Record summary:
A computed fold for an 84-nucleotide RNA from a Candidatus Moraniibacteriota bacterium, annotated as transfer RNA. Its mean pLDDT, the model's own confidence on a scale to 100, is 82. Its Rfam family is "tRNA". Rfam links the family to the GO term triplet codon-amino acid adaptor activity. The sequence was found in a public genome assembly.
């Protein structure tokens, strides 16, 4: 150089056939239970803006396709394996 693979909130890891992106679990916060605490158990946890109704952005980066894209193409980037 050539070929395959993987890339998703703080972690881990779904999302079927292109059609409410982040199930579910960790992990943080609040509260409850206790003399305190540990377990537990409810509730809530992307970002920004907001008239608090909502609106816009987010799947490695940038494009393309499409009514619609984590998904489908392209060219980069990062790691991993394997050939020379």
């Nucleotide at each position: 150089g050539c070929c395959g693979g993987u890339g998703u909130g703080g972690u881990g890891g779904a999302a079927c056939u292109g059609g409410c992106a982040g199930a579910c679990a960790c992990g943080c916060g609040a509260c409850a239970c206790u003399c305190a605490a540990a377990a537990u158990g409810u509730c809530g946890u992307g970002a920004a803006c907001u008239u608090c109704g909502g609106u816009u952005c987010g799947u490695g980066u940038c494009g393309g396709u499409u009514c619609g894209a984590a998904u489908c193409c392209g060219a980069c980037c990062a790691c991993c394996g394997g050939c020379a």